About this RNA: This is a predicted structure of a 94-nucleotide RNA (c-di-GMP-I riboswitch aptamer) from a Chloroflexota bacterium.
[in-house]
Parts: sequence; structure tokens; C1' cells
RNA sequence: CUUUCCGAAAGGCAAAAUCAGGGAAACCUGGUGACGCAAAGUCAUGGGUCUACGGUCAUCUUAUUUUUUUGGCCAUGAUUGCCAGACUGCCGAA
Repeated sequence: CUUUCCGAAAGGCAAAAUCAGGGAAACCUGGUGACGCAAAGUCAUGGGUCUACGGUCAUCUUAUUUUUUUGGCCAUGAUUGCCAGACUGCCGAA
């Protein structure tokens, strides 16, 4: 310097649940808490998945317009602990 991740050492992160807050929601932030993780560090770049305030189509309600109910479609929203990619990184072995 490069590759690699199990024998060790030093550590690191923090699932579910719960409390408080934000958001239309998915979800996010902080506290408690550890299911697990050799990148469970960072980036929404590609794919997948989730949500639909709003938009649109249909449907129900209504004498009609309006109003109301339900459903389908749509991401500019979310997810990096779904997969891949990019960048960076500790120790040891080879």
C1' cells in the first nucleotide's frame, strides 16, 4: 500500500417496545431500551418497497349544481437496519 473478516483487543452503532415532540401519512428527532450489525458510517445515484396532504378518474349521497362516502392511479414525500453503486474508516491475520 492492497485485499480480506474472524481467533483477539479497544471500542462503535442501536431493532422491537415505550415516553415526549414534528408530520396528512409513510416516517423522522430526542430519552429509556438491545433484536442484531465488520461498515447497522455518509450519499436518495439505480432498482425495489411504503405513504397520498394534493391532483385525477370512478362510485355512493343529494331533485340539480354543490356537498358527502368509498375505491383505483400518480412522488416532488419516505425508507441507506431492502438490494446494488459511490465515497470514507478502527484493530489484527494473510

The sequence was found by an Rfam model in a public genome assembly. Rfam family: c-di-GMP-I riboswitch aptamer. Its family is annotated with cyclic-di-GMP binding in the Gene Ontology. About the family: GEMM was predicted in a large-scale screen for bacterial structured RNA regulatory elements.